Predicted 3D model of a 128-nucleotide RNA (FMN riboswitch aptamer (RFN element)) from an Elusimicrobiota bacterium. The prediction has a mean pLDDT of 82.
RNA sequence: UAUAUUCUUCGGGGCGAGGGGAAGAUCCUCACCGGCGGUUAUAGCCCGCGAAUCCCAACCGAAAGUGUUGGGACUGAACAGAUGAAAUUUCUGUGCCGACGGUAUAGUCCGGAUGGUAGAAGAAUAAG
Repeated sequence: UAUAUUCUUCGGGGCGAGGGGAAGAUCCUCACCGGCGGUUAUAGCCCGCGAAUCCCAACCGAAAGUGUUGGGACUGAACAGAUGAAAUUUCUGUGCCGACGGUAUAGUCCGGAUGGUAGAAGAAUAAG
């Protein structure tokens, strides 16, 4: 010093006000929030990843069954102007999007979840 293996730690934010209603943080008006890597320049809406949901296989189990590993499907949303060598990333303006279960219809409440994960940082060992 890049690489390989093992381990440790970290690793998601947000409903305040009013309205009508028997009842709403769920409806209506305003409010608020934005994981990870990449990209000539900083990104919720450019490219990709993760989460969630569904399916398949192997393994575990007497079974129920769920779990582990691997693979697959699915996977939201932006335009215009300005500056510049360069920006759908900055600035200005106006927009848009947000799994599943519960409950008066939920991005913001409760729950699976004291979970899992993209990944980030560090340590040890090996090798050169």